[in-house]
Context: one part of a larger RNA
RNA sequence: CUGGGCGUAAAGCGUGCGCAGGCGGUUGUGCAAGACAGAUGUGAAAUCCCCGGGCUCAACCUGGGAAUUGCAUUUGUGACUGCACGGCUAGAGUGUGUCAGAGGGGGGUAGAAUUCCACGUGUAGCAGUGAAAUGCGUAGAGAUGUGGAGGAAUACCGAUGGCGAAGGCAGCCCCCUGGGAUAACACUGACGCUCAUGCACGAAAGCGUGGGGAGCAAACAGGAUUAGAUACCCUGGUAGUCCACGCAGUAAACGGUGAACACUAGGUGUAGCGGGUAUUGACCCCUGCUGUGCCGCAGCUAACGCAUUAAGUGUUCCGCCUGGGGAGUACGAUCGCAAGAUUAAAACUC
Numbered sequence: 001c002u003g004g005g006c007g008u009a010a011a012g013c014g015u016g017c018g019c020a021g022g023c024g025g026u027u028g029u030g031c032a033a034g035a036c037a038g039a040u041g042u043g044a045a046a047u048c049c050c051c052g053g054g055c056u057c058a059a060c061c062u063g064g065g066a067a068u069u070g071c072a073u074u075u076g077u078g079a080c081u082g083c084a085c086g087g088c089u090a091g092a093g094u095g096u097g098u099c100a101g102a103g104g105g106g107g108g109u110a111g112a113a114u115u116c117c118a119c120g121u122g123u124a125g126c127a128g129u130g131a132a133a134u135g136c137g138u139a140g141a142g143a144u145g146u147g148g149a150g151g152a153a154u155a156c157c158g159a160u161g162g163c164g165a166a167g168g169c170a171g172c173c174c175c176c177u178g179g180g181a182u183a184a185c186a187c188u189g190a191c192g193c194u195c196a197u198g199c200a201c202g203a204a205a206g207c208g209u210g211g212g213g214a215g216c217a218a219a220c221a222g223g224a225u226u227a228g229a230u231a232c233c234c235u236g237g238u239a240g241u242c243c244a245c246g247c248a249g250u251a252a253a254c255g256g257u258g259a260a261c262a263c264u265a266g267g268u269g270u271a272g273c274g275g276g277u278a279u280u281g282a283c284c285c286c287u288g289c290u291g292u293g294c295c296g297c298a299g300c301u302a303a304c305g306c307a308u309u310a311a312g313u314g315u316u317c318c319g320c321c322u323g324g325g326g327a328g329u330a331c332g333a334u335c336g337c338a339a340g341a342u343u344a345a346a347a348c349u350c
Base pairs, nucleotide, nucleotide: 004321005320006319007304008303012318014201015200016199017198021194022193023192025088026087027086028085029084030083031082033081034080035077036076037075038074039073040072041071042070049065050064051063052062053061054060091191092188093187094186095185096183097182098181099180103177104176105175106174107173108172109171110154115149116148117147118146119145120144121143125136126135162169163168206247207246208245209244210243211242215241216240220236221235222234223233258317259316260315261314262313263312266295267294268293269292270291271290272289273288274287275286276285299306300305323350324349325348332343333342334341335340
C1' cells in the first nucleotide's frame, strides 16, 4: 500500500460556518475529453509459457507460435461520466397565515432568605460535634420586635418538560434580535451534500485592568481525631465566586455514537402545530408532520446491547486508529502576559 476498523477493546475533531477539493435530482439536443469496439504501427533479442527438433535422457542448445496486459495514430459507437445549450419540479430556498419556547443581548423591577448596622424588650448562655474544643457572649450575645444597608441567587410551578450548533439557558416586565414547527397556496428552478487549510463560538478553573464583595470558600490559621493527620469533622478565613472590557481555548466538552440522504414490523407515553368525526366536557376517538422517552421484531454485535432518534441495509464526503510502557513527553515550530495550549517523535524496554 491493499485490506480491516472507530458506543464499551486503539480510534468521531468540543461545536458550527465555509473557500479550494470530492460527490451530486430529472429530461432533450449537440460535442466526443473519459469510456468501449475495430484496424494499423510499435512493444529488440534472450528469459517465461505452448507445440516440435538435437546432444543415449536431462540440464543445456535450437525452430515456430503465443505472450509482451503498454504507447501512438486512425475508423467507429453514443448507453454511462464529463462539457455546452435548453427545459422540468420530487432536493434546496423565498413569500403569506398561525404557533410554542429558561434561544441570545441590553435595561428595569419584585419577594423570600443569609449577613451586617442602629434602637427597643430581655438574661446567661450561644454555637458546634460521634464526643469535644477552638470561637461568640455580662463592654449584654443567642432569642424576639422595628427600621436600615448591601451583595448574590431566583423556592413552589418544575416535568426521562422546553429552547439552542455545541458550551449552555430558569422570578417578573420592557426594548432589540436569531432559529424552529405547522397549514394551504404562489414563486425561484439543482441554487444541493460534505469539507483539508481557514474563520467564529466554546463549562469550570486561571490571567490582565478597573469596580464590587452578602453568602460560600482553594490557600492559610486555630481546635479536634490519630501512632502520625501537611486529610476527612469543627471554628475562622484570603484569592476566587459577581460586574465591565480584554486574554486564555481546555473538560468523563459524553449519547464515550461525525455530517447529509434514502429504505427497513410494531406497541406505548410525552411536547408543539394541523386535519377529520363529534359536540359542548378544559374531553374522548381516528389521523398527518416535527421533536423527545420507554418497550420490542427482523437484522446487526465478541458480548453487553442497538433496534425508523440504528450500533440494521445502502450512497457521498470529512476526521481518526494500527501492541503496552517511554509519552500526549523531548526537541523544533506556531500561539499566549503567564499558566500553558496545539502540532509531535526516538532511543530504550516488555
Model confidence (mean pLDDT): 89 of 100. The part of an RNA shown here (small-subunit ribosomal RNA, central domain) has 350 nucleotides and comes from a metagenome. RNAcentral holds the full RNA, with entries from SILVA.